[in-house]
RNAcentral holds the sequence, with entries from ENA. Transfer RNA from Candidatus Iainarchaeum sp., 73 nucleotides, folded computationally.
RNA sequence: GGGCUCGUGGUCUAGUGGUUAUGACAUCACCCUUACCCGGUGGAGGUCGCCGGUUCGAAUCCGGCCGGGCCCA
Numbered sequence: 001g002g003g004c005u006c007g008u009g010g011u012c013u014a015g016u017g018g019u020u021a022u023g024a025c026a027u028c029a030c031c032c033u034u035a036c037c038c039g040g041u042g043g044a045g046g047u048c049g050c051c052g053g054u055u056c057g058a059a060u061c062c063g064g065c066c067g068g069g070c071c072c073a
Base pairs, nucleotide, nucleotide: 001072002071003070004069005068006067007066010025011024012023018056027043028042029041030040031039049065050064051063052062053061
């Protein structure tokens, strides 16, 4: 330098054009307990890597860029 692939809350992850972006772990509050753990209920936390394009509508499709991984040279 070229090709393929991935990027979504703190971590992992579902979502392949349409109503409020899903769940688990973690975290916080309350209940439970003498207390802790476990369990239950609820909350907070995402500008979907960045910029542009297509579309009535984009996390999703297209282009460029950035970053990670693999391969080729």
NCBI's taxonomy places the organism under Archaea, Candidatus Iainarchaeota, Candidatus Iainarchaeia, Candidatus Iainarchaeaceae, Candidatus Iainarchaeum. Rfam family: tRNA. Rfam classes the family as a transfer RNA.